[in-house]
């Protein structure tokens, strides 16, 4: 340099163009418990960036950046 795959909460992970972007874990509050832990309820927190297509984009297209793999 070329090719391929990926980038979503602190972390892991889902999401066939129309969902309030879901779940787990984490953190805060409350309940429970003699205490802790476990458990229950509740709250907080995310789409890598820029353009394009579309009535509508996390999702499709183009380019950049980053990560991993392959070739030279």
């Nucleotide at each position: 340099g070329c090719c391929c795959a990926g980038g979503u909460a602190g972390u892991c992970u889902a999401a066939g163009g129309g969902u309030u972007a879901g779940g787990a874990u984490g953190c805060g509050g409350c309940c429970c418990u003699g205490u802790c832990g476990a458990g229950g309820c509740u709250g907080c927190g995310a789409u890598u960036c820029g353009g394009g297509u579309u009535c509508g984009a996390a999702u499709c297209c183009c380019g950049g950046c980053c990560u991993g793999g392959g070739c030279g």
Record summary:
Transfer RNA from Candidatus Iainarchaeum sp., 72 nucleotides, folded computationally. The prediction has a mean pLDDT of 80. It was read from a public genome assembly.